[in-house]
RNA sequence: UGAGCCGACUAGACAGUCGCCGCUGUGAAAACAGGGGAGGAAAGUCCGGGCUCCAAAGGGCAGGGUGCCAGGUAACGCCUGGGGGGUGAAAACCCACGGCCAGUGCAGCAGAAAGUAUACCGCCUAAGUUUGUAAAAACCGGUAAGGGUGAAAUGGUGCGGUAAGAGCGCACCGCGGAUCUGGUAACAGAAACGGCGAUGGUAAACCCCACCUGGAGCAAGGCCAAAUAGGAUUCCAUUAAGGCGUGGCCCGCGCUGGAAUCGGGUAGGCUGCUUGAGUAUUUCGGCGACGAAAUACCUAGAUGAAUGACUGUCCAAGACAGAACCCGGCUUAUCGGUCGGCUCAGCAA
RNA sequence: UCCCCGAUAGCUCAGUUGGUAGAGCAGUAGACUGUUAAUCUAUUGGUCACUGGUUCGAGUCCAGUUCGGGGAG
Numbered sequence: 001u002g003a004g005c006c007g008a009c010u011a012g013a014c015a016g017u018c019g020c021c022g023c024u025g026u027g028a029a030a031a032c033a034g035g036g037g038a039g040g041a042a043a044g045u046c047c048g049g050g051c052u053c054c055a056a057a058g059g060g061c062a063g064g065g066u067g068c069c070a071g072g073u074a075a076c077g078c079c080u081g082g083g084g085g086g087u088g089a090a091a092a093c094c095c096a097c098g099g100c101c102a103g104u105g106c107a108g109c110a111g112a113a114a115g116u117a118u119a120c121c122g123c124c125u126a127a128g129u130u131u132g133u134a135a136a137a138a139c140c141g142g143u144a145a146g147g148g149u150g151a152a153a154u155g156g157u158g159c160g161g162u163a164a165g166a167g168c169g170c171a172c173c174g175c176g177g178a179u180c181u182g183g184u185a186a187c188a189g190a191a192a193c194g195g196c197g198a199u200g201g202u203a204a205a206c207c208c209c210a211c212c213u214g215g216a217g218c219a220a221g222g223c224c225a226a227a228u229a230g231g232a233u234u235c236c237a238u239u240a241a242g243g244c245g246u247g248g249c250c251c252g253c254g255c256u257g258g259a260a261u262c263g264g265g266u267a268g269g270c271u272g273c274u275u276g277a278g279u280a281u282u283u284c285g286g287c288g289a290c291g292a293a294a295u296a297c298c299u300a301g302a303u304g305a306a307u308g309a310c311u312g313u314c315c316a317a318g319a320c321a322g323a324a325c326c327c328g329g330c331u332u333a334u335c336g337g338u339c340g341g342c343u344c345a346g347c348a349a
Numbered sequence: 350u351c352c353c354c355g356a357u358a359g360c361u362c363a364g365u366u367g368g369u370a371g372a373g374c375a376g377u378a379g380a381c382u383g384u385u386a387a388u389c390u391a392u393u394g395g396u397c398a399c400u401g402g403u404u405c406g407a408g409u410c411c412a413g414u415u416c417g418g419g420g421a422g
Base pairs, nucleotide, nucleotide: 001345002344003343004342005341006340007339008338009337010336012314013313014312015311016310017309018308020037021036023034024033025032026031039320043331044330046329047328048327049326050325051217052216053215054214058251059250060249061248063213064212065211066210067209068082069081070080071079072078083097084095085094086093087092098208099207103206104205105202106201120147121146122143123142124141128139129138130137131136155173156172157171158170159169160168174196175194176193179190180189181188182187221271222270223269224268231262232261233260234259235258236257242256243255244254245253278297279296280295281294282293283292284291285290315318350421351420352419353418354417355416356415359374360373361372362371368405376392377391378390379389380388398414399413400412401411402410
């Protein structure tokens, strides 16, 4: 200098004028003054939690979720560190990564055979039988080395061996369970043993195993207030059952005469609401995620719903996009810019 | 604010334990007819909304996204 990887930050700036929504102060009121006012994703609603009601959410079944190991956390399907596998030249990135020796199922077409394996072409004719003078042929057989099919054909390569072959034997590699060593563990390594039809593939197929999991959601819920009056019809129940309580079902628990239709009647307001697993700085512990302590700070809270418009100057010319109970994550969208760490290649010293 | 469902040919829809994507209407060509319609025969036409993953193999299974529809109140 070029190409690339990872992490963090930023998201036009300044000034003026006029508005919009909360808060505080002054004021009888009108009003005035001060101060605050979107995001890294506020989004998708995909996970987890707080909070609220249903019982304090309890037992069982069903259902759902997660799935290498250790840790972090309020919790998680998130994060950190490690192991194993894959991609890349490297930095680095990616992985739903338990179990088909509990059971069941699936594998179209092709192919001899697709799961208790098998024999189409081929190879062999040693042993046995028959024919033949013989060569040889046929039968009975042997075999899985080679060909062919397929995504996949039951260890691979080499040597020996053999009639031809074959873990039949041996060497190396792979695999298997046990042992030893290291490690908290996942796992890794070692030497010996096993002769490999042990245990083929598929669980984002049913399923099994381990762990987790009650339902609904702020339009939850609470308070004040009006109304649910007086009624009609039908059905169930009548003293231990039925019904209701938003459970998928059963038990259990609580309440109680209940349900449906018609008709009649009605009015909304306040709260929940933002001080919180909060933010910033420093120190300490930890490889890290994170934790602890001290100090400082308060940083939107509407309910037809605010955060805008105009003017001027500057530049790199401004992307995706707008809170509605609140947090922690994930995913998706995003014009650019800044900083830090690292890899590879070239050149120069 | 919250919940649920769908996307397959020009249109309306099937597609079940994952194995060559189909039907009706429409279109095109031919036959029939003096001509047209109807009828008969043949035939064209598909990024299975998109992007990844699992698998030998995905319309189907899993994850994410886009668009459309419905519901609570």
Two RNAs folded together computationally: RNase P RNA and transfer RNA, 422 nucleotides in total. It holds a member of the Rfam family "Bacterial RNase P class A". Rfam describes the family as follows. Ribonuclease P (RNase P) is a ubiquitous endoribonuclease, found in archaea, bacteria and eukarya as well as chloroplasts and mitochondria. Its mean pLDDT, the model's own confidence on a scale to 100, is 76.